A computed fold for a 483-nucleotide part of an RNA from a metagenome, annotated as small-subunit ribosomal RNA, 3' major domain. Rfam family: Bacterial small subunit ribosomal RNA. Model confidence (mean pLDDT): 82 of 100.

[in-house]
Context: one part of a larger RNA
């Protein structure tokens, strides 16, 4: 100098309290442990591993397991030798699950060189050796890139100068003030630099410009949906304007700022992103990728076919449904955004209760579809507190789909069945606002295959008196046998 203290002073944080919803109890999705197995690849382990890598495991992925092949190999390159009925080769045959091995075969080349050529010569293809190959084999404690974490915490340093023999000090403490080493005063320090913040994207308000979406506002056809004229309004996509403690008032040192208020769409960081200082944790990745070293080379390469990654006595995380009346079931009847379409979205129409099929308008999409059907809302009935008209697991029957192929192992319809489940012990989580809670909808991925993610818009709350106290952090102080 740091670091720690169940040592002190001050901040600060959904850290607590204040509230709202869970999680720990059921049944199921799913990671994960263990146990099982021929094999359930590999990795990730506190917080910062367990709906995590994986935005899709029946084959395929695939890296495991059994079993059957291949050996210059599945792809490339350099060298030696051969190399014309040669390289290729439609098609069969024969074994075999495939992979593959063996074998027939019409037809049958191309480039140089030279008058010419397949008959010569050469070097390719092509075969034989051979030196690289090839490895998701090890080592993240050899390493690069990347990432998490502490943390969007206010820290982290550097010239000069001054102190001190020195390791260091100072500045960066102090006084206020802020989210912020944010600014302001004072100060042997005076000034950089990295971060803070701003510039960068969004989304609120307005204006100009846009005009095959919007709109009857104005005119005109139409009973209407909706056309035409038109761009006023909503909208697209461009450019600007706005907010700056800029204006009043108080408090403050007249400071910096700190309450209030006018205006104003928008107020003191407006709300959200994106960004992540010096560095910690030999943090996490050798299986995205690169790599240093070690290892395998008729196998730890590499190809096929079945199997596994989906086991299940069990424990744990993280979800989805529920346990009902603020609900369930029938009809009725409204109102979104964001998004994706050609190997594609598919409408009207017919058929099936349905899943789905037939058929194909339209549309490479503000124009057509998806989709006029968002759900929750709301109106109207029916249940009447029961293991129930709650819940829906499990099973069993029959059918649809995609796919070569749904035995292990997909998803979806119908009709039968109809389990735990009566608000969860101890303990634990989110969340300060268009937030929590709550309802559908979109996309990645993808042939099929979401209760995962990552997005969207609908309803839309309660409570923060307050810093004693748990957790974490940051400033200064003080101890200290630790470094």
């Nucleotide at each position: 100098u740091g670091a720690c203290g169940g040592g002190g002073a001050c901040c600060c944080g959904c850290a607590c309290a204040a509230g709202c919803g869970g999680u720990g109890g059921a049944g199921u999705a799913u990671g994960u442990g263990g146990u099982u197995u021929a094999a359930u690849u590999c990795g990730a382990c506190a917080c910062a591993a367990c709906a995590c890598g994986a935005a899709a495991a029946g084959c395929c992925u695939u890296a495991c397991c059994u079993g059957g092949g291949c050996u210059c190999g599945a792809a490339c390159g350099a060298c030696u030798g051969g190399a014309a009925g040669u390289a290729a080769g439609a098609u069969c045959c024969a074994u075999g699950a495939a992979a593959g091995u063996g074998g027939a075969g019409a037809u049958g080349a191309a480039c140089u060189g030279u008058a010419a050529a397949g008959u010569c010569a050469g070097g390719a293809a092509c075969c034989a050796g051979c030196c690289g190959a090839g490895g998701u084999g090890c080592u993240g404690c050899a390493u690069g890139g990347u990432u998490g974490u502490c943390g969007u915490c206010a820290g982290c340093u550097c010239g000069u100068g001054u102190c001190g023999u020195g390791a260091g000090a100072u500045g960066u403490u102090g006084g206020g003030u802020u989210a912020a080493g944010u600014c302001c005063c004072g100060c042997a320090a005076c000034g950089a630099g990295c971060g803070c913040a701003a510039c960068c994207c969004u989304c609120a308000u307005c204006c100009c410009c846009u005009a095959u979406u919007g709109c009857c506002c104005a005119c005109c056809c139409g009973a209407a949906a909706g056309g035409g004229c038109g761009c006023a309004c909503u909208u697209u996509g461009g450019g600007g304007a706005a907010a700056c403690u800029g204006c009043c008032c108080a408090c403050g040192a007249u400071g910096a700022g700190u309450g209030g208020g006018a205006g104003g769409a928008a107020g003191g960081u407006g709300g959200g992103g994106a960004c992540g200082a010096c560095g910690u944790c030999a943090a996490a990745u050798c299986a995205c990728c690169a790599u240093g070293g070690c290892c395998c080379u008729u196998a730890u390469g590499u190809c096929c076919a079945g199997g596994g990654c989906u086991a299940c006595a069990c424990a744990c995380g993280u979800a989805c449904u529920a346990c009902a009346a603020u609900g369930g079931c029938c009809g009725g009847c409204a109102c979104a955004a964001c998004g994706g379409g050609a190997c594609g979205c598919a409408a009207u129409g017919c058929a099936g209760c349905a899943a789905u099929g037939c058929g194909g308008a339209g549309c490479c999409a503000a124009u057509c579809c998806u989709u006029a059907u968002a759900a929750a809302a709301c109106c109207g009935g029916c249940c009447c507190c029961a293991g129930u008209u709650c819940a829906g697991a499990u099973u069993g029957u029959g059918g649809g789909c995609u796919g070569a192929a749904a035995c292990u192992c997909g998803u979806c319809c119908a009709c039968a069945u109809g389990a735990a489940g009566g608000u969860g012990g101890a303990a634990u989580c989110g969340c300060u606002a268009g937030u929590a809670a709550u309802c559908g909808c979109g996309a990645a991925u993808c042939a099929g295959a979401a209760g995962g993610u990552c997005g969207c818009g609908g309803u839309g709350a309660a409570u923060a008196c307050g810093u004693u106290c748990c957790c974490g952090g940051g400033u200064c102080u003080u101890g200290u046998a630790c470094a």